[in-house]
The prediction has a mean pLDDT of 84. A computed fold for a 72-nucleotide RNA from Caerostris extrusa, annotated as transfer RNA.

RNA sequence: GGGGGUAUAGCUCAGUGAUAGAGCAUUCGACUGCAGAUCGAGAGGUCCCGGUUUAAAAACCCGGUGCCCCUU
Numbered sequence: 001g002g003g004g005g006u007a008u009a010g011c012u013c014a015g016u017g018a019u020a021g022a023g024c025a026u027u028c029g030a031c032u033g034c035a036g037a038u039c040g041a042g043a044g045g046u047c048c049c050g051g052u053u054u055a056a057a058a059a060c061c062c063g064g065u066g067c068c069c070c071u072u
Stems, first nucleotide, its partner, number of pairs: 001071007010024004026042005048064004
């Protein structure tokens, strides 16, 4: 240089055009002598950036950037 994959919550990941979710972590409560475990409730996201298509985009298409793999 060429090709492919990937980017969504603090972390690990779902979500194939129609209100953004789970587990863990975190906060509060119940339980406990205290804690852990368990149970209940909450908070946490302009879905990497810019543009395209569409009545409607996290998703489709183009470009950019980061990371990973193959190749030279």

Its Rfam family is "tRNA". The family's RNA type in Rfam is transfer RNA.